This is a predicted complex of two RNAs, RNase P RNA and transfer RNA, with 434 nucleotides together. It holds a member of the Rfam family "Bacterial RNase P class A". Model confidence (mean pLDDT): 79 of 100.
[in-house]
RNA sequence: GGAGUCGGACAGGUCGCCGCCGCGGUCCUUUCGGACCGGGGAGGAAAGUCCGGGCUCCGCAGGGCAGGGCGCUGGGUAACACCCAGGGGGAGUGAUCCCCGGACAGUGCCACAGAAAGCAAACCGCCCCCGGUCCGCCGGGGGUAAGGGUGAAACGGUGGGGUAAGAGCCCACCAGCGGUCGCGGUGACGCGGCCGGCUCGGAAAACCCCGCCCGGAGCAAGGCCAAAUAGGGGGGCAGGUCGGCCCGGCCAAUGCCCCCGGGUAGGCUGCUUGAGGCGUCCGGCAACGGCCGCCCUAGAGGAAUGGCGACCACCCCGCAAGGGGGACAAAACCCGGCUUAUCGUCCGGCUCCCGUU
RNA sequence: GGGCAAUUAGCUCAGCUGGAUAGAGCGUUGGCCUCCGGAGCCAAAGGCCAGGUGUUCGAAUCACCUAUUGCCCACCA
Repeated sequence: GGAGUCGGACAGGUCGCCGCCGCGGUCCUUUCGGACCGGGGAGGAAAGUCCGGGCUCCGCAGGGCAGGGCGCUGGGUAACACCCAGGGGGAGUGAUCCCCGGACAGUGCCACAGAAAGCAAACCGCCCCCGGUCCGCCGGGGGUAAGGGUGAAACGGUGGGGUAAGAGCCCACCAGCGGUCGCGGUGACGCGGCCGGCUCGGAAAACCCCGCCCGGAGCAAGGCCAAAUAGGGGGGCAGGUCGGCCCGGCCAAUGCCCCCGGGUAGGCUGCUUGAGGCGUCCGGCAACGGCCGCCCUAGAGGAAUGGCGACCACCCCGCAAGGGGGACAAAACCCGGCUUAUCGUCCGGCUCCCGUU
Repeated sequence: GGGCAAUUAGCUCAGCUGGAUAGAGCGUUGGCCUCCGGAGCCAAAGGCCAGGUGUUCGAAUCACCUAUUGCCCACCA
């Protein structure tokens, strides 16, 4: 210098003018409201609603079935499908990235092609035997998975022995699997020894098995007040009710549920200070936790953040004057994650290649 | 804001326990019939199964992400 990989930060700033939405104070006003002053006003994803919680109600949130989710190990956390550290496998020269229970618990599947596709299998070929023969071979029986061919996939590899021809049939080495023992590790697992020729397909984002977790609904939840109407009609249950079912539990004694019809489309609350942010120190490899100090930062009606001008900063074009550009997108009960969208700018760690000293 | 469902030919739908070159009706186009048209008969075209990534030998079908469209919800008695 080039190429790459991983992580983090920012998402223009200041001033002036005209405007928007809440809050506090003062004044005016009978009320509705108005004026002035002060202070505040979107994001890294506010998004998708894919997970996990808080909060609220449903009957105590109980037991079982069904259903759903997750899945190497250890830790973090309120919790998680998230994060950190480690283990194993795969890709890459490497930094780094991707994947993760069980297929000897069972059932089912593997189209087409192919002889045979899951307690394997003889189409061609090879070999042996019998019969025939026009001596090229042909027919029948048997052996053989070394070779050919089919397929996504054909039941270890190399070499030697062996054989009629062959084959873990036998042997040596290598690879894998299973069992067992020892050592290291909290553990996943690793290393080593011995034994067994055991050679074992894929798929669980097929059913399933094992382990762990999950009651349901959602702020349009829920609570208080006010207004208005026909507390009307039909159906169901004799019980109703934790939202798929059963048990148990709870509530009732004339109630409960569903549908149609009627009325109101008003106010207050929930509502924002929270598993909150920043900084020092301590513990921990880290995620994170603890102590102390400082800070307060939107809560609407579903609708509020804008427009114009100037200067500065950044990027692009241009010799210059000057011109152009700034993405994705915007809270709606609140948090922790994941995923998706995003013009760009800056910073840091690491890897590979080339060159110079 | 919250909760759900669907997407296959121009339109309406099948197929979704993985094994097809993806079917049906209507419509379109061409031919036959007719003086012409309609109806009828015959034939053809038209799809990358909303888009992408993955699982698998193999995906319309299974899993995940995205896009589009549609439905439901308040209070009172």